A computed fold for a 155-nucleotide RNA, annotated as glmS glucosamine-6-phosphate activated ribozyme aptamer. It was read from a public genome assembly, where an Rfam model found it. Rfam family: glmS glucosamine-6-phosphate activated ribozyme aptamer. Rfam links the family to the GO terms catalytic activity and regulation of gene expression. It is annotated as a riboswitch. The prediction has a mean pLDDT of 78. The model forms 88% of the base pairs in the Rfam consensus.

RNA sequence: UGUUAUUAUUAAGCGCCGGAACUGCAUGACGGCAGUUGACGAGGGGGAGGAAUAUCGAAGUUUUCGGCGGAUACCUCCUGCCGCACCGCUGCGGCACAAGCCUUCUUACAAAACCUCCGAGUGAUCGGACCGACAAAAGGAAGGCGGGCGGAAAG
Numbered sequence: 001u002g003u004u005a006u007u008a009u010u011a012a013g014c015g016c017c018g019g020a021a022c023u024g025c026a027u028g029a030c031g032g033c034a035g036u037u038g039a040c041g042a043g044g045g046g047g048a049g050g051a052a053u054a055u056c057g058a059a060g061u062u063u064u065c066g067g068c069g070g071a072u073a074c075c076u077c078c079u080g081c082c083g084c085a086c087c088g089c090u091g092c093g094g095c096a097c098a099a100g101c102c103u104u105c106u107u108a109c110a111a112a113a114c115c116u117c118c119g120a121g122u123g124a125u126c127g128g129a130c131c132g133a134c135a136a137a138a139g140g141a142a143g144g145c146g147g148g149c150g151g152a153a154a155g
Base pairs, nucleotide, nucleotide: 014069015068016067017066019065020037021036022035023034024033025032040057041056042055046078047077048076049075050074079096080095081094082093083092084091086151087150088149089148090147100145101144102143103142104141105140106139116129117128118127119126120125
């Protein structure tokens, strides 16, 4: 380095399920056995700790119901930075290749869903192909607002 075998891992808007709904078998019935469903993408990770209905929209007459666990939201502290014209201290806000808050305007991007079809299954249902779409957060612009003390520089 290659091959083979075994084990583990190959989840993070993610995983699971004893409720519920639905299917099959069986049954006079109750109950039973075996199954199916149970969130569509966008975005999101400095380190440590904490807590618990953790951002954004899409779809939707029905379960995207209900529950459990986890998690990159959030909070505190620490580290390094950015902004408040320069430097220092301090304060506030913010960022973790980015960096103040508010308002208004503007603008980009998705998947499911839907239509048609193929495959698996007795079935609930599952996997896939095709067709064209459609968001918001984010981004951009403008305006307003956004420290104190000391120092330096210039006038």